Predicted 3D model of an 88-nucleotide RNA (Glycine riboswitch aptamer). The model forms 89% of the base pairs in the Rfam consensus. The coordinates come from a structure-prediction model, not an experiment, and the mean pLDDT is 78. It was read from a public genome assembly, where an Rfam model found it. Rfam family: Glycine riboswitch aptamer. Its family is annotated with glycine biosynthetic process in the Gene Ontology.
RNA sequence: GAGGACUCUCUGGAGAACACAUUCAGUUGUGUGCCGAAGGUGCAAGGCGUAAGCCGAAUCUCUCAGGCAAACGGACGGAGAAGGCAAA
Numbered sequence: 001g002a003g004g005a006c007u008c009u010c011u012g013g014a015g016a017a018c019a020c021a022u023u024c025a026g027u028u029g030u031g032u033g034c035c036g037a038a039g040g041u042g043c044a045a046g047g048c049g050u051a052a053g054c055c056g057a058a059u060c061u062c063u064c065a066g067g068c069a070a071a072c073g074g075a076c077g078g079a080g081a082a083g084g085c086a087a088a
Base pairs, nucleotide, nucleotide: 007081008080009079010078011077012076017032018031019030020029021028033068034067035066039064040062042060046055047054048053
């Protein structure tokens, strides 16, 4: 601390693409380029350690994954439900 986290339902929700070939099709492939808001990587303060080093946040960072019509997805936000006092 009486409504926190998690879970579920509804809802709002950004960014970034061209060329060539191919296909009924924004279908598929190749090339070059681009985006950050699923997930994942890195770390500041601080903490631990004799030390080496370890732990350690984000919409920051990388761009591995993912994405670059719409749809889907989508960090994060809003509303509701369940649970019942524990935990982050």